Small-subunit ribosomal RNA, central domain from an uncultured bacterium, 352 nucleotides, folded computationally.
[in-house]
Context: one part of a larger RNA
RNA sequence: UUGGGCGUAAAGCGCGUGUAGGCGGUUCUUUAAGUCUGAUGUGAAAGCCCCGGGCCCAACCUGGGAAGUGCAUUGGAUACUGGAGAACUUGAAUACGGGAGAGGGUAGUGGAAUUCCUAGUGUACGAGUGAAAUCCGUAGAUAUUACGAUGAACGCCGGCUGGCGAAUGCGGCUACCGUGGACGGAUCUUGACGGUGACACUCGAAAGCGUGGGGAGCAAAGAUGAUUAGAUACCCUGGUAUUCCACGCCGUAAACGAUGACUACUAGGUGUUGCGGGUAUUGACCCCUGCAGUGCCACAGCUAACGCAUUAAGUACUCCGCUUGGGAAGUACGGUCGCAAGACUAAAAGUC
Numbered sequence: 001u002u003g004g005g006c007g008u009a010a011a012g013c014g015c016g017u018g019u020a021g022g023c024g025g026u027u028c029u030u031u032a033a034g035u036c037u038g039a040u041g042u043g044a045a046a047g048c049c050c051c052g053g054g055c056c057c058a059a060c061c062u063g064g065g066a067a068g069u070g071c072a073u074u075g076g077a078u079a080c081u082g083g084a085g086a087a088c089u090u091g092a093a094u095a096c097g098g099g100a101g102a103g104g105g106u107a108g109u110g111g112a113a114u115u116c117c118u119a120g121u122g123u124a125c126g127a128g129u130g131a132a133a134u135c136c137g138u139a140g141a142u143a144u145u146a147c148g149a150u151g152a153a154c155g156c157c158g159g160c161u162g163g164c165g166a167a168u169g170c171g172g173c174u175a176c177c178g179u180g181g182a183c184g185g186a187u188c189u190u191g192a193c194g195g196u197g198a199c200a201c202u203c204g205a206a207a208g209c210g211u212g213g214g215g216a217g218c219a220a221a222g223a224u225g226a227u228u229a230g231a232u233a234c235c236c237u238g239g240u241a242u243u244c245c246a247c248g249c250c251g252u253a254a255a256c257g258a259u260g261a262c263u264a265c266u267a268g269g270u271g272u273u274g275c276g277g278g279u280a281u282u283g284a285c286c287c288c289u290g291c292a293g294u295g296c297c298a299c300a301g302c303u304a305a306c307g308c309a310u311u312a313a314g315u316a317c318u319c320c321g322c323u324u325g326g327g328a329a330g331u332a333c334g335g336u337c338g339c340a341a342g343a344c345u346a347a348a349a350g351u352c
Base pairs, nucleotide, nucleotide: 004323005322006321007306008305012320014203016201017200021196023194025088026087027086028085029084030083031082033081034080035077036076037075038074039073040072041071042070049065050064051063052062053061054060091193092190093189096185098183103179104177105176106175107174108173109172110154115149116148118146119145120144121143126135163170164169208249209248210247211246212245213244217243223237225235260319261318263316264315265314268297269296270295271294272293273292274291275290276289277288278287301308302307325352326351334345335344336343337342
């Protein structure tokens, strides 16, 4: 490479936008490039295969024939694929009028709690633990009351499995942005405008880095007190970076559903969210039903098993990514990126 695979055995890029490419709905006409078929030419000799001949036979040598996947020219066929033309509406998109949402950004604002400051009351402890000690407190602590300051996070509502978002993620309240997207309803317009996507580009938790702010609580490091044989830990006391904000980097995670994207098909049952239709009612429910999500159970089927099962790991198509014994190793070297930390790309020897 072929073939086989990728939930857990090796293997789905963290997620999207999208270039090239390969793939692509229905009908008609045309063309004849792919495709199918006929003819002609060529396809050296030797070899292979068939029929003969010569060495006693055979190997070997030798005559003739056949075959020769192919290529070229030419005559046809037109179902499928491709090219050209015309049309269609189911895929896709637009317009209309609805309801839902922690989707994003900016500005403002609220209460509870922690800590701190000031003042009052008040007096000897408080804090902490398995037990203690370090620690705080007669310079008046803890407790309690009042005024104030500051930063960060938003209890209940709030849902084991609710909602939104491509993913990371998003939760007090209000306003703003001609803010983004999905969904249901009617069916208007365009008429295949689509799906995937190497390269490329955007976004991307936490930690970390740069500059400038901010700093209540928590808390790597570092410092104590304990525990212990030791204790560079677990427990305690205090505590810096960090955590927060603005701007700029970094680009990684068990970035997980360990499950790429799109489309179609294939028994059901039961919750829940959003929007409809019918029935019913004073009304809200109830009952039947459609679409879009989100859960659980379970048939066929699949699976090594576990399990998956209309949200597939079932049945199929298209396109991309990835895998090929363990370890060395996601390392070395080289290159690209980065301020650095490092990231991406990515081997081999010897070894089992």
Rfam family: Bacterial small subunit ribosomal RNA. The prediction has a mean pLDDT of 85.